[in-house]
A computed fold for a 68-nucleotide RNA from Ailurus fulgens, annotated as transfer RNA. A source record names the gene tRNA-His. RNAcentral holds the sequence, with entries from ENA. Its mean pLDDT, the model's own confidence on a scale to 100, is 82. Rfam family: tRNA.
RNA sequence: GUAAAUAUAGUUUAGUAAAACAUUAGACUGUGAAUCUAAUAACAAAAGUUCAAACCUUUUUAUUUACC
Numbered sequence: 001g002u003a004a005a006u007a008u009a010g011u012u013u014a015g016u017a018a019a020a021c022a023u024u025a026g027a028c029u030g031u032g033a034a035u036c037u038a039a040u041a042a043c044a045a046a047a048g049u050u051c052a053a054a055c056c057u058u059u060u061u062a063u064u065u066a067c068c
Stems, first nucleotide, its partner, number of pairs: 001067007010021004023039005044060005
C1' cells in the first nucleotide's frame, strides 16, 4: 500500500436498549464479608436512505487478520 472483519454502560454479552458482574446509597450485622432493595451509567464520529436505523449505504477514526 491492497483486501476483509470488528467497535453497545467501567467489563462481558443479548437486541425489545435488556441482563450479569462492577460502582454508589440504604436495610441487615458488634465490625467486615455475604444477602436484599434502589439508583447511576452505553449504541466509535459525521452524513445519507427510511414513517421509523444499534442494525441499511458512504466517509473518517481505532483495533485485529491476510497478502505485498